[in-house]
The part of an RNA shown here (large-subunit ribosomal RNA, domain I) has 530 nucleotides and comes from a Methanobacteriota archaeon. The sequence was found in a public genome assembly.
Context: one part of a larger RNA
RNA sequence: CUACACCCCAUCUAGAGAAUGGCUCGGCUCGAGUGCCGAUGAAGGUCGUGACAAGCUGCGAUAAGCUGCGGGUAGGUGCAUGAAUACCUUUGAUCCGCAGAUCACCUAAUGGGACCUCCUGAACCAUGAGUUCAUUCGCAUAAGCGAAAGGGAACCCCCCGAAUUGAAGCAUCUUAGUAGGGGGAGGAAAAGAAAUCAAUGAGAUUCCGUGAUUAGUGGCGAACGAAAACGGAAUAGGACAAGCCGAAUCCCGAAAGGAAACUGAGGGAGAUGUGGUUACGUCUUCGCCUAAGUCUACGAAGAGGAAGUCGCCUGGAAUGGCGCAUCCAUAGAGGGUGAAAGUCCCGUACUCGUAGUAGAUAUGGACAUGUAACGUAAACAGAGUAGCGUGCGUCGGAUAUCGCGCGUGAAUAUGGGAGGCAGAUACUUCCAAUCCUAAAUACAACUCGAGACCGAUAGUUUACAAGUAGCGUGAGUGAAAGCUGAAAAGUAUCCUUGGCGGGAUGUGAAAAGAACCUGAAACUAGAUGG
Numbered sequence: 001c002u003a004c005a006c007c008c009c010a011u012c013u014a015g016a017g018a019a020u021g022g023c024u025c026g027g028c029u030c031g032a033g034u035g036c037c038g039a040u041g042a043a044g045g046u047c048g049u050g051a052c053a054a055g056c057u058g059c060g061a062u063a064a065g066c067u068g069c070g071g072g073u074a075g076g077u078g079c080a081u082g083a084a085u086a087c088c089u090u091u092g093a094u095c096c097g098c099a100g101a102u103c104a105c106c107u108a109a110u111g112g113g114a115c116c117u118c119c120u121g122a123a124c125c126a127u128g129a130g131u132u133c134a135u136u137c138g139c140a141u142a143a144g145c146g147a148a149a150g151g152g153a154a155c156c157c158c159c160c161g162a163a164u165u166g167a168a169g170c171a172u173c174u175u176a177g178u179a180g181g182g183g184g185a186g187g188a189a190a191a192g193a194a195a196u197c198a199a200u201g202a203g204a205u206u207c208c209g210u211g212a213u214u215a216g217u218g219g220c221g222a223a224c225g226a227a228a229a230c231g232g233a234a235u236a237g238g239a240c241a242a243g244c245c246g247a248a249u250c251c252c253g254a255a256a257g258g259a260a261a262c263u264g265a266g267g268g269a270g271a272u273g274u275g276g277u278u279a280c281g282u283c284u285u286c287g288c289c290u291a292a293g294u295c296u297a298c299g300a301a302g303a304g305g306a307a308g309u310c311g312c313c314u315g316g317a318a319u320g321g322c323g324c325a326u327c328c329a330u331a332g333a334g335g336g337u338g339a340a341a342g343u344c345c346c347g348u349a350c351u352c353g354u355a356g357u358a359g360a361u362a363u364g365g366a367c368a369u370g371u372a373a374c375g376u377a378a379a380c381a382g383a384g385u386a387g388c389g390u391g392c393g394u395c396g397g398a399u400a401u402c403g404c405g406c407g408u409g410a411a412u413a414u415g416g417g418a419g420g421c422a423g424a425u426a427c428u429u430c431c432a433a434u435c436c437u438a439a440a441u442a443c444a445a446c447u448c449g450a451g452a453c454c455g456a457u458a459g460u461u462u463a464c465a466a467g468u469a470g471c472g473u474g475a476g477u478g479a480a481a482g483c484u485g486a487a488a489a490g491u492a493u494c495c496u497u498g499g500c501g502g503g504a505u506g507u508g509a510a511a512a513g514a515a516c517c518u519g520a521a522a523c524u525a526g527a528u529g530g
Stems, first nucleotide, its partner, number of pairs: 008530008021517001022483002026454002028451006035443001036151002044106003047060003052082001055079002066100006075088003111120003121133004125128001135148005155186001156184005166173001170219001196202002206233004216224002237436003240382001243277003248274001249269004256263002278377005286370001288365002293361006302352003308324001309341001310323004325343001327342001328332001334346003387408007415431005470477002490516001493504004
């Protein structure tokens, strides 16, 4: 100096990978509506059920269905796009709505028993794929009739009831009457018509705002923590017991009538008390039941619902561009359609509507029940209760919250409770020891709507065979995984190959070729240059 190899750097061509962008039959949140199911066998499951059928969905031996009525219109036999075959359908199928029938086995599970969803009796007569036979309670008392049980996302009421934690340690205290456990009810629950508050007035309860970092409690530490009043939401008051009366009451109900309510022979409950609600005077209105018919509103599935598919250009495709419209508009929300559509399709504004639901109405009934105000007079008015003592729990409740155990224990409206220590007198206010009560409030399972919420490592754990696959003896735990194209037109035919695959050709706008939209980076290979 040259060549080769290796290494490094850069670029290119490919691979691998699945980020990014776009999309969304899913979520999330808010609002409105709605709100119980079950022995007439639920919720939940098991097993079946299709011509072929593993899963999901539907359904139940009448088994992706049967019947009736209504809607609706040309195709149809679910997700699920398959070959062959079979079938239904203008005598109206499939589909949608309402109502009905069927509805195996387990399950409260209920004839008896068992338990990995099974086994096995008795009685009866209407002999059927029959019915009945559990327990407890009530009424009855040979028989029978009725009720309960179990489930439900959260919400609600009652009972039992922690600890971590905070106090910078810890014991009273706090966390907290929370978590958790048990019981019970409903579409809401609970509470509720003053023995309340106040301070000269208010007038049941509940909820919101304020009062209120308040009054107050508290190893007066940490911390906890009302009420009245005021402003709103929503509004509603009734019934027993006693006293007085003493069957005046209630239930079932034949025949017949009626649209129905109802009338009703007879039977039963009830003096161990059903029912009425003071009496008298004055004065006053009506009130009650039913809804055939009629009217009004809402209204299942549903019905009507305006106006360009005009010309040219680009393109695979027009909804784009240019031009024209004397276009429609209570409709220019939204979605779809081969790119971006008020006028193409579905719809939208608006309007209509059967079944049905709700309300009003007597021309129909019953005569049972019931109604306001004032005055006068009388009776009655919740007992082991109120209160007191004591010990606990609880509360902001301090001597002055509320409740419980034990002990003690009143009065009777000329009485009793309260007015934040106790006692006395006044004053004010209310009437306990019985019960019921809508709305405003809570929740969100279910239905609908919306979003300056997410957009596939996000949003639910789940956009897909998701509480699936998998894991665990079990209680339990618990994923990943979306996208061809406008249309399958899903690559005929030829070559090669054991096959996968590759090549040519073809389809398509484009291979976008099913390992399929886009296709970054790490990483890998080759080529070229340094």